[in-house]
RNA sequence: GAAGCUGGCCAGACAGUCGCUGGCAAGUGUUUCAACUGCCAGAGGAAAGUCCGGGCUCCACAGAGCAGGGUGCUGGGUAACGCCCAGGCGCCGCGAGGCGACGAACAGGGCCACAGAGACGAGUCUUGUCGGAGCGAUCCGAUAAGGGUGAAACGCGGCAACCUCCACCCGGAGCAACACCAAAUAGGCGGACUUUGACGCGGCUCGCCGAGUCCGCGGGUAGGUGGCUCGAGCUUUGGGGCAACUCAAAGCCUAGAGGAAUGACUGUCCACGACAGAACCCGGCUUACCGGCCAGCUUCACCU
Numbered sequence: 001g002a003a004g005c006u007g008g009c010c011a012g013a014c015a016g017u018c019g020c021u022g023g024c025a026a027g028u029g030u031u032u033c034a035a036c037u038g039c040c041a042g043a044g045g046a047a048a049g050u051c052c053g054g055g056c057u058c059c060a061c062a063g064a065g066c067a068g069g070g071u072g073c074u075g076g077g078u079a080a081c082g083c084c085c086a087g088g089c090g091c092c093g094c095g096a097g098g099c100g101a102c103g104a105a106c107a108g109g110g111c112c113a114c115a116g117a118g119a120c121g122a123g124u125c126u127u128g129u130c131g132g133a134g135c136g137a138u139c140c141g142a143u144a145a146g147g148g149u150g151a152a153a154c155g156c157g158g159c160a161a162c163c164u165c166c167a168c169c170c171g172g173a174g175c176a177a178c179a180c181c182a183a184a185u186a187g188g189c190g191g192a193c194u195u196u197g198a199c200g201c202g203g204c205u206c207g208c209c210g211a212g213u214c215c216g217c218g219g220g221u222a223g224g225u226g227g228c229u230c231g232a233g234c235u236u237u238g239g240g241g242c243a244a245c246u247c248a249a250a251g252c253c254u255a256g257a258g259g260a261a262u263g264a265c266u267g268u269c270c271a272c273g274a275c276a277g278a279a280c281c282c283g284g285c286u287u288a289c290c291g292g293c294c295a296g297c298u299u300c301a302c303c304u
Base pairs, nucleotide, nucleotide: 001300002299003298004297005296006295007294008293009292010291012269013268014267015266016265017264018263020042021041022040023039024038026037027036028035044275048286049285051284052283053282054281055280056174057173058172059171068170069169070168071167072166073087074086075085076084077083088102089100090099091098092097103165104164108163109162110159111158112157120155124144125147126146127145128143129142130141131140132139133138178226179225180224181223188217189216190215191214192213193212194211195210197209233252234251235250236249237248238247239246240245270273
C1' cells in the first nucleotide's frame, strides 16, 4: 500500500423566527382555577416484524398424572429465554474468522429417490468354487469369495427440522389488562304516602299484585381520571471473572400523547443527508438501511 475479518460509534451541522406536547419550587393574574409570560425537556438504532422471554394486571388453581406445545453437546451468565459467553466436536476459509436443532437408530413403527438382482425382508445380475443332470451348448442346487450399481450393499447401515423414546420447561388472557369517579334516558331494589284499578272474599279490615308521587340505594353505558414512566435505568471510577456478566461508590433524570405533539419557514456551511415515527414497560432475535469514523487482527506485495 492492497484485499479482508471482528468489535464499537455516528446517522447533516449551527443560528434565528413562529407553532405543538409535557413539566416547573419562577413571574403576571386570580378567592381558587383558567389563561399568559419565562425556563426546562421532547423518537430510534432499529421506535419496525410482533417471533421468543420476563415484569405488571385480572381470572383460574390441594397434590400428582394424562393430553398438548416447546427446548435439546458440556459448563457458565441472567428476572427469564429458543438469547449471550466459554469450551468440545463437525463443516467452510491460506488466514484473521464464520456457520451448525450437535440427546437416543441393540424399545418399537416408518422411510431410503435414481441406478441396481437386491435398500434391511434377504437375495444371485455376472465371475469364481463345490455338487448333480446332459454327448454338448447349457440347466438345477449350494456357497456368499470377487465384480458391477449406488450416498449407502448386510456392517447391530443411514434418516429422529418422520412418528417415537429420554431429559428439562410451560395455567389462561392481555394496558381495548385492570382500578376509581360518574350524567341524561330507560330499567332494577328498598321505604313512605295515595289509589277510582285488578286478585281473593258472602261482605268488611288487613294483606298480595298493579298504578302514581316523593325519598333513598345499587349496577351498567356516555364521559372523565388513574394505570404512564424512577427503571432487572443511565454515566464514571474501582473490585471479581478468560468472557458473557456481576459487586461497590459517586453522580444523573432522559418523550409520555390520547384522533394522538415532536413541525414549518429563513440564513450560513459541508462530504448534500439512508432505513425509518414512541402508544404499558423491559431483555433478546430477525428484518430494513446513503455513507462515514475508531480500535484490534489476518493475508499478500514493496522498502529499510

A computed fold for a 304-nucleotide RNA from a Burkholderiales bacterium, annotated as Bacterial RNase P class A. Its mean pLDDT, the model's own confidence on a scale to 100, is 77. The sequence is in RNAcentral, with records from ENA. It is recorded under the gene name rnpB. It matches the Rfam family "Bacterial RNase P class A". Rfam classes the family as a ribozyme.